Predicted 3D model of a 140-nucleotide RNA (FMN riboswitch aptamer (RFN element)) from Nesterenkonia sandarakina. The model forms 94% of the base pairs in the Rfam consensus. Its Rfam family is "FMN riboswitch aptamer (RFN element)". From the family's description: The RFN element is a highly conserved domain that is found frequently in the 5'-untranslated regions of prokaryotic mRNAs that encode for flavin mononucleotide (FMN) biosynthesis and transport proteins. The RNAcentral record of the sequence draws on Rfam.
């Protein structure tokens, strides 16, 4: 330096007015941006993961049978896996090269729950997880 196991780690953000009986959910402003990629730095390019949705070996737990050894196109939530879905950027300017940098104006953000509609609050979730930074073995 590769590869392959395991540990370990792995998401940011409501501030200050308004109207209201009641909003971190409305309106005004403000404030956040996960991983790999790239001729050269990315919430908007190419992909990956989350969150939903189908299917799904296998354990589990319930039922029901049963020669107590198991049996079941039978019920349930639930897991690796597999497939679907999944948001939004222009202009101008440096430059050999940038939708990535600088300048300007603009856009996006799962499900559930809430005295009122949520990116920011609460909750699933002490979850899962893309990946990588250390630790350790082992291969080449």
């Nucleotide at each position: 330096u590769u590869c392959g196991u395991g540990c370990u780690c792995c998401g940011g953000g409501a501030u200050c007015g308004g109207c209201g009986a009641a909003a971190g959910u409305c309106c005004g402003a403000a404030c956040c941006g996960g991983c790999g990629g790239u001729c050269a730095u990315a919430g908007u390019c190419c992909g990956c993961g989350a969150c939903c949705c189908a299917g799904g070996u296998c354990a589990c737990g319930c039922c029901a049978g049963c020669a107590c050894g198991c049996u079941g196109c039978g019920c349930g939530g639930g897991a690796a896996c597999u497939g679907g879905u999944u948001g939004a950027a222009c202009c101008g300017g440096u430059g050999g090269a940038a939708u990535u940098c600088c300048g300007g104006u603009a856009c996006c953000g799962a499900c559930a729950g809430u005295c009122a509609c949520a990116g920011u609050c609460u909750g699933g979730a002490u979850g899962g997880g893309a990946g990588a930074a250390g630790c350790a073995c082992g291969a080449g």